[in-house]
RNA sequence: UCAUCCAGAGGGGACGAGGGAACGGCCCGGCGACUCCCCGGCAACCGACUGACCGAACAGAAACGGUGCCAAUUCCGACUCGGUCGAAAGCCGCCCGAGACAGAUGA
Numbered sequence: 001u002c003a004u005c006c007a008g009a010g011g012g013g014a015c016g017a018g019g020g021a022a023c024g025g026c027c028c029g030g031c032g033a034c035u036c037c038c039c040g041g042c043a044a045c046c047g048a049c050u051g052a053c054c055g056a057a058c059a060g061a062a063a064c065g066g067u068g069c070c071a072a073u074u075c076c077g078a079c080u081c082g083g084u085c086g087a088a089a090g091c092c093g094c095c096c097g098a099g100a101c102a103g104a105u106g107a
Base pairs, nucleotide, nucleotide: 001107002106003105004104005103010039011038012037013036014035018028019027020026023077024076025075040070041069042068045066046065047064049060050059051058074102079099080098081097082096083095085093086092
């Protein structure tokens, strides 16, 4: 810098108190979370493979290699815009939607 992020996928062992990035909320956690190890699995980003040959692009299949992932949508929000409701307008707030910011993963 680009792409993706509402799908999917758990058992055992070790340790022993915090963890879910950060703030708020809300959750997970001595019925042992988080982390580490083993095994298993999910997915298909990259390589390799196929589309007669070479390169690029594209498409496809597969899961051999390199990553990744296996509570909750990136757990939700936070900033902006739009819609709805609260009698009207303004403000503010609930809810819904879109975007931004931040972050994660890959190349």